Record summary
RNAcentral holds the sequence, with entries from Rfam. This is a predicted structure of a 71-nucleotide RNA (transfer RNA) from Ambrosiozyma monospora. The organism belongs to Ambrosiozyma, within Eukaryota. Its Rfam family is "tRNA". The family's RNA type in Rfam is transfer RNA. Its family is annotated with triplet codon-amino acid adaptor activity in the Gene Ontology.
[in-house]
RNA sequence: AGGAACUUAGUUAAAUGGUAUAACAUUUGAUUUACACUUAAAAUUUAGUGGUUCAAAUCCGCUAGUUCCUA
Numbered sequence: 001a002g003g004a005a006c007u008u009a010g011u012u013a014a015a016u017g018g019u020a021u022a023a024c025a026u027u028u029g030a031u032u033u034a035c036a037c038u039u040a041a042a043a044u045u046u047a048g049u050g051g052u053u054c055a056a057a058u059c060c061g062c063u064a065g066u067u068c069c070u071a
Stems, first nucleotide, its partner, number of pairs: 001070007010024004018054001026042005047063005
């Protein structure tokens, strides 16, 4: 310099263009003399921006970051 892939909750990962989900973690309640275990509930998310569409995590463009390949 050229090309390709990836980016989702605090972490690891799902999701045929049609309500964003699970596990662990966090918070609160129940249980216990207390802690732990167990159990119920809650909060927290689509890298950024623009476009296509009735509707975008998903399709397209640009930007940023990470990884890989070629030179």